The RNA shown here (Bacterial RNase P class A) has 406 nucleotides and comes from Streptomyces huasconensis. Its Rfam family is "Bacterial RNase P class A". By type it is a ribozyme. The sequence is in RNAcentral, with records from ENA. Lineage of the source: Bacteria > Actinomycetes > Kitasatosporales > Streptomycetaceae > Streptomyces.
């Protein structure tokens, strides 16, 4: 230089106007027990997405119900050792493919536990199988053949096909065939050796050969309560109903305040002969039990907490091949709830196209300048570990392999 691989970062910068969301602090306004507390609007100020905030696909933290016991289903996970709060995630190594190679793929447990299924095509698809072919016996003819016909044998050969029951060579035989040899593969046992371990390597032995398919059913292992921040919790309103007071009444009625409870009708089915409820798939058995559902009308539907300190973030050491993990230092950085984080100038970055010069440079060709155009993907929502997919243009570091030249 070319042409490939793997791994890491960026994702616009600055200034101006305008706007828009939390929070602080002022003005102003209001309530007070005078300590304080509160507001819709105005000022100033600080701060306001993301590398995937996304999809919602796995784990997990956290928050309510459950948390005697047994059995049966269900899901889901799969080489091997290690990471990790946890995972289907990572990271390292095994076997298994492809690529010259960097290095990429891989739902990688079991098909001798049993069941199913294997389309088309072919004679024939799983305790195989005679279509053509090859070889034997008999037969037949106005024809004596390189014929037809029949009965048997045979998996070496053609053909089908993803797949036809080990592969080469020889014996062997009518033809043939692990039928028998030899030398490969390959299974399955037993040793030695190596490795924490998947698994390597090496000798020996047997019968001689074993088809896929478990992202079919099944079997082995191991793991798995359910709901989900609208979880969930605190106030306060509320329809209507009791008391109490104090006004009013001849007594009620009525009206105001306090205090509790939280609505009002109608149906069902039910209280030891047990409805309903809970072990949040299901039975068994267990606990709880007097209300429980159904319609129909009425009322409130406001605030705060959960909620921004966390498996948290930047630098560094240390230990580890790495995920990771320990120690030190320093930071605090969005919290909406009809859902903000926008919009519009100008200037410089960058890409891309065009074009007249002008400079390098032997040239392809590069640089300045100058004009338009463009500048992704997509956006919080209780957090947080992953995966997965989207991404205009950009940079940065390792390595392969070709080609020249020293």
């Nucleotide at each position: 230089c070319g042409a490939g691989c793997c791994g890491g970062g960026c994702g616009g910068a600055c200034g101006g106007c305008c706007g828009c969301g939390u929070g602080a602090a002022g003005a102003c306004c209001c309530c007070u027990c005078c300590g304080g507390g509160g507001g819709a609007c105005c000022u100033u100020c600080c701060c306001g997405a993301g590398g995937a905030a996304c999809g919602u696909c796995c784990g997990g933290g956290c928050u309510c119900c459950a948390c005697a016991g047994g059995g049966c289903a269900a899901g889901g996970u799969g080489g091997u050792g290690g990471c990790u709060a946890a995972c289907g995630g990572c990271c390292a190594c095994c076997c298994g493919g492809g690529g010259u190679g960097a290095c990429c793929c891989g739902c990688g447990g079991g098909a001798c536990a049993g069941u199913g299924c294997c389309a088309c095509a072919g004679a024939a698809a799983a305790c195989a199988g005679a279509c053509c072919g090859c070889c034997g016996g008999g037969g037949a003819c106005c024809u004596c053949g390189u014929u037809c016909c029949u009965c048997g044998g045979u998996a070496a050969g053609g053909g089908u096909g993803a797949a036809a029951c080990g592969g080469u060579g020889g014996u062997g035989u009518a033809a043939g065939a692990g039928a028998c040899c030899a030398c490969c593969a390959g299974u399955g046992c037993c040793c030695a050796g190596g490795g924490u371990g998947a698994c390597c390597u090496g000798g020996g032995c047997a019968g001689c050969u074993a088809g896929g398919u478990a992202a079919a059913c099944c079997c082995c292992a191991c793991c798995u309560g359910g709901a989900g921040c609208a979880a969930g919790g605190u106030c306060a309103a509320g329809a209507g109903g009791a008391g109490c007071g104090c006004g009013g009444u001849a007594a009620c009625a009525c009206g105001c305040g306090c205090u509790c409870u939280g609505c009002g009708c109608g149906g069902a089915c039910g209280u030891u002969c047990g409805a309903g409820g809970g072990c949040u798939g299901c039975c068994c058995g267990c606990c709880c039990g007097a209300g429980u559902c159904c319609g129909c009308g009425g009322g409130u539907a406001g605030a705060c907490c959960g909620c921004a300190c966390g498996a948290g973030g930047c630098c560094g050491g240390c230990a580890g091949c790495a995920a990771u993990g320990c120690c030190g230092g320093c930071c605090c950085u969005a919290g909406a709830u009809g859902g903000a984080u926008g919009g519009c100038c100008g200037u410089c970055a960058c890409c891309g196209c065009g074009a007249c010069g002008u400079c390098c440079g032997c040239g392809a060709g590069g640089a300045c300048c100058c004009g338009c155009g463009g500048c992704a993907c997509a956006g919080a929502a209780c957090c947080c570990g992953g995966c997965g997919u989207a991404u205009a243009g950009c940079c940065c570091g390792a390595c392969u392999c070709g080609u020249c030249u020293g």